[in-house]
């Protein structure tokens, strides 16, 4: 310099065109002299960042930034 792959919740990750979701975490409650466990409930998101194509975009197409891997 060129190539591919990654960027969504406080972490780790799915979702691949039609309202965004799981575990762990956090926050009430319920149980208990208490604590933790269990059980129910909640709350947090410009999906990295600009633009285009669609009625409709986390999805496709451009361009950028930041990550990790290859080639020279």
């Nucleotide at each position: 310099g060129c190539c591919u792959c990654c960027g969504u919740a406080g972490c780790u990750c799915a979702g691949u065109g039609g309202u965004a979701g799981a575990g762990c975490g956090c926050c009430u409650g319920u149980c208990u002299c208490g604590u933790a466990a269990a059980c129910a409930g909640g709350a947090g998101g410009u999906c990295g960042c600009g633009a285009g194509u669609u009625c409709a975009a986390u999805c496709c197409u451009c361009g950028u930034c930041g990550g990790a891997g290859g080639c020279u």

This is a predicted structure of a 72-nucleotide RNA (transfer RNA) from a Microcaldota archaeon. Its mean pLDDT, the model's own confidence on a scale to 100, is 84. The sequence is in RNAcentral, with records from ENA. Rfam family: tRNA. By type it is a transfer RNA.